RNA sequence: UCCCAACCAGGGCAUACCCGUCGAAAGGCGGGGACGCAAAGCCACCGGUCUACCAGCGCGCAAAACGCGUGCUCAGGAUAGCGGGGCUGCCGGA
Numbered sequence: 001u002c003c004c005a006a007c008c009a010g011g012g013c014a015u016a017c018c019c020g021u022c023g024a025a026a027g028g029c030g031g032g033g034a035c036g037c038a039a040a041g042c043c044a045c046c047g048g049u050c051u052a053c054c055a056g057c058g059c060g061c062a063a064a065a066c067g068c069g070u071g072c073u074c075a076g077g078a079u080a081g082c083g084g085g086g087c088u089g090c091c092g093g094a
Base pairs, nucleotide, nucleotide: 003093004092012037013036017032018031019030020029021028022027035081041087042086043085045084046083047082048079049078050077055073056072057071058070059069060068061067
């Protein structure tokens, strides 16, 4: 340096859910809480998945115009605890 994840040691992170908060939402942040995780440390580069404010199209209501409701499409949004990839890393060497 690469590989491996048994043992030893110090430990670390924090699912669901609850409270608060930001957001149209997905979801994020803070606190509580642990289902689990040897990278469940960091990064949206690739794929997947989630949401759809705005926008487009359709339908209905209304109808001068504006507008209201609804369906579909859509990522510059999200997810690193979906997978791949990149970077970094503790104890140890069965």
The RNA shown here (c-di-GMP-I riboswitch aptamer) has 94 nucleotides and comes from a Pseudomonadota bacterium.
Taxonomically the source falls in Pseudomonadota (Bacteria, Pseudomonadati).
The coordinates come from a structure-prediction model, not an experiment, and the mean pLDDT is 88.
It was read from a public genome assembly, where an Rfam model found it.